[in-house]
Molecule: transfer RNA
Organism: Ludwigia hexapetala
RNA sequence: GCCAUCUUAGCUCAGCCGGUAGAGCGCAUGGCGUUUAACCAUAUGGUCGUGGGUUCGAUUCCCCCGGACGGCG
Numbered sequence: 001g002c003c004a005u006c007u008u009a010g011c012u013c014a015g016c017c018g019g020u021a022g023a024g025c026g027c028a029u030g031g032c033g034u035u036u037a038a039c040c041a042u043a044u045g046g047u048c049g050u051g052g053g054u055u056c057g058a059u060u061c062c063c064c065c066g067g068a069c070g071g072c073g
Base pairs, nucleotide, nucleotide: 001072002071003070005068006067007066010025011024012023013022019056026044028042029041030040031039049065051063052062053061
């Protein structure tokens, strides 16, 4: 330099054809318990990497840029 995949919550990831975004884990509070852990309940979570375009409407489609990882040279 070329090609492919990925980029969504603190972490790991869903979200298949465009219609106001979810799970598990974690964190916090409470219960139980001598204490910790475990368990139970409640609560906490996002400018969907940036900027544009299409559209009545974009996490989703298109373009630019950035980042991660891999292959080729």